This is a predicted complex of two RNAs, RNase P RNA and transfer RNA, with 478 nucleotides together.
[in-house]
C1' cells in the first nucleotide's frame, strides 16, 4: 500500500421564526373547556414483523389425570427464553475467523418413487463344488475283429449346494484399501483406516487420550415415535369504577337407557334418526376432554339501546440509563453516586430561512439530494429493512521498501 | 393494538401419510349450420407468492420475508 476478519458508536448538527401534543402555573368559574405564558418535556436502532420469553389483569390465588404443544451437544447467566457467554464435536476458509434445528436408527412401526435379482431374513448374471443326462475325446478290458466299453478329461443342459470378490441398477447394495488364504470366496486370517462396545486415565460435563475385542450394525425422527426438560387459558378491545338509555324484545339449546349413524387426534363427549319404559332427573362456567370446584339459571343467534370508537383509572419511574468500585475468562451479579426522558380523540413531533457536513451535476456563479422508517400497557431477546460516517495503544493474508 | 386464516392455469377450486400437478368454466383451432349458439373432436396454457433449509426427491415438512382476507366496545 492492497485485500479481508472481529468488536463498537452514530445515523444530519447549530441558530431564528411560525405551528402541533402533553404537563405545570396564573387568572377566571359552581366546576371545567377554550384562550394566556421570558415555563418544562415531546419517537427509534429498528418504534416494524408479532417470531420467542416474562411482568401485569381476569378466568377458582389456577388444582389432579389424559390429550396437545415447545425445546434438544455440555456447563453457566437470567424474572424467563428458541436469547447471551464459555467450552465440546462436525463443516468451511491459506489465515484472522465464520457457520451448525448438534439427543436416540443397537426399543418398536412406517417409508425408500423409477431403475434393479434384491431397498433389508439380499443370489439376476457371474465364480466354484457335486449329482444326473446326452455328446466329443483319450482309452484299461472284452471281442465273432465289425465293434462294445469301466474310468478319466472337455465343454453343454438340468437339479442341488457354496459364494457378497467381479458385472449391472440406483441417491443409497450389507465396513474400506492392500495382502494372505480358499474348490471359489468371505473379518475366514493379518496390516492400516473408519465405526461400535468393554476397561483404564483426565475433565463438573459434552468429550478427549490410551489399550483390548473382528463386535461390523443401510438411510430417513424439519415420518410416527422413544428419552430428558418445560408449558393452565385468554389477552390492555385484558380488567376496575361512574352514570345513562331501551322493545329489559324474539327464536333456539340445556334428562337418562338401548340400537344405528356422524364429528373431534385419544379418552370421552356432542349432534342426528329410531325405539321401549319411566317421569323433571337439571343446566351453565372454568376459551381441548375428564375429574373436581364454583354459580343459581346459563349459553348461542337475530334484533334493540347507550355519553353510541361515553367518561375516569389501568398509563408509564422501570428486571431504567450513565459513571465508578468489587467478584467472575465472559455473559452477568453486587455496592455507591447521579439523572428523569412521550403518553394520544387508536389522531401530536412538522414547516420556512440562514449556515455547516456528506454525495451528485456544472469551467464557474450556483443548483439538486440526504437511508430505513413513526411509540399505543411495559420490558428482555430474535428476525427483517437501512444512504452513509467514525472509532479500535484489535487481528490475518499478500506485495514492496528499510 | 391484539387474535386467526389463506396464497396452485385467465377465474373458481382439488390432490391419501413427500414420488410424473389435475377438474369445471374460459381461450385457440376444427367439424356441424345459410350463419350464430349449443354440441362433437383436438390443442395450448403452471416452474406452485418469494428466499433458504431437511430429504435421493418438496405444491406438501421446517424457518424467514411479502401480499391479501376475517374477528374483537359496553348494557340488557
Nucleotide at each position: 500500500c492492497g485485500a479481508g476478519g472481529c468488536g463498537g458508536a452514530c445515523g444530519g448538527g447549530u441558530g431564528a421564526c411560525c405551528g402541533c401534543c402533553g404537563g405545570c402555573g396564573a387568572a377566571g368559574u359552581g366546576a371545567a373547556u377554550a384562550g394566556c405564558g421570558u415555563u418544562c418535556g415531546g419517537a427509534g436502532g429498528a418504534a416494524a414483523g408479532u417470531c420467542c420469553g416474562g411482568g401485569c389483569u381476569c378466568c377458582a390465588a389456577a388444582g389432579g389425570g389424559c390429550a396437545g404443544g415447545g425445546c434438544g451437544c455440555u456447563g453457566g447467566g437470567u424474572a424467563a427464553c428458541a436469547c447471551c457467554c464459555a467450552g465440546u464435536c462436525g463443516g468451511g476458509g491459506c489465515g484472522a475467523c465464520c457457520c451448525g434445528a448438534a439427543g436416540g436408527a443397537a426399543a418398536g412401526u412406517g417409508c425408500c418413487a423409477c431403475a434393479g435379482a434384491a431397498a433389508a431374513c439380499a443370489a439376476c448374471c457371474g465364480c466354484c463344488g457335486u449329482u444326473c443326462g446326452a455328446c466329443g475325446u483319450u482309452g484299461a478290458u472284452c471281442u465273432c475283429c465289425g465293434g462294445a466299453g469301466a474310468a478319466g478329461c472337455g465343454g453343454c443342459g438340468a437339479g442341488c449346494g457354496g459364494u457378497a470378490a467381479g458385472g449391472g441398477u440406483g441417491a443409497a447394495a450389507a465396513g474400506g484399501u492392500g495382502g494372505g488364504g480358499u474348490a471359489a470366496g468371505a473379518g475366514c486370517c493379518c496390516a492400516c483406516c473408519g465405526g461400535c462396545g468393554a476397561c483404564c486415565g483426565g475433565g463438573u460435563g459434552a468429550c478427549c487420550g490410551g489399550c483390548c475385542g473382528g463386535c461390523c450394525a443401510g438411510g430417513u425422527a424439519a415420518a410416527c415415535c422413544c428419552c430428558g426438560c418445560c408449558c393452565g387459558g385468554a389477552g390492555c378491545a385484558a380488567g376496575a369504577c361512574c352514570a345513562a338509555a331501551u322493545a329489559g324484545g324474539a327464536g333456539g339449546a340445556c334428562c337418562a337407557g338401548c340400537c344405528g349413524g356422524a364429528u373431534c387426534g385419544a379418552a370421552g363427549a356432542u349432534c342426528c334418526g329410531g325405539u321401549c319404559a319411566a317421569a323433571a332427573g337439571a343446566g351453565g362456567g372454568c376459551u381441548g376432554c375428564u375429574c373436581g370446584c364454583c354459580c343459581a339459571g346459563u349459553c348461542c343467534u337475530c334484533g334493540g339501546g347507550u355519553a353510541u370508537c361515553g367518561g375516569u383509572c389501568g398509563c408509564u419511574g422501570g428486571a431504567g440509563g450513565c459513571a465508578u468500585c468489587g467478584g467472575g475468562c465472559a455473559a452477568c451479579c453486587g455496592g455507591u453516586g447521579u439523572c428523569c426522558u412521550a403518553g394520544a380523540c387508536a389522531g401530536a413531533u412538522g414547516g420556512u430561512c440562514a449556515u455547516c457536513g456528506u454525495c451528485c451535476c456544472g469551467c464557474g456563479a450556483g443548483g439538486g439530494a440526504c437511508a430505513c422508517a413513526g411509540a399505543a400497557c411495559c420490558c428482555g431477546g430474535c428476525u427483517u429493512a437501512c444512504a452513509g460516517u467514525c472509532c479500535g495503544c484489535c487481528c490475518u493474508c499478500g506485495a514492496c521498501c528499510c | 393494538g391484539g387474535g386467526c386464516c389463506g396464497c396452485u392455469a385467465g377465474c373458481u377450486c382439488a390432490a391419501c401419510c413427500g414420488g410424473c400437478a389435475g377438474a369445471g368454466c374460459g381461450c385457440c383451432g376444427u367439424g356441424c349450420u345459410g350463419a350464430u349458439a349449443a354440441c362433437g373432436c383436438g390443442g395450448a396454457g403452471g416452474c406452485a407468492c418469494c428466499u433458504g433449509g431437511u430429504u435421493c426427491g418438496a405444491g406438501u415438512c421446517c424457518a424467514g420475508g411479502g401480499c391479501g382476507g376475517c374477528c374483537c366496545a359496553c348494557c340488557a
It holds a member of the Rfam family "Bacterial RNase P class A". Rfam describes the family as follows. Ribonuclease P (RNase P) is a ubiquitous endoribonuclease, found in archaea, bacteria and eukarya as well as chloroplasts and mitochondria.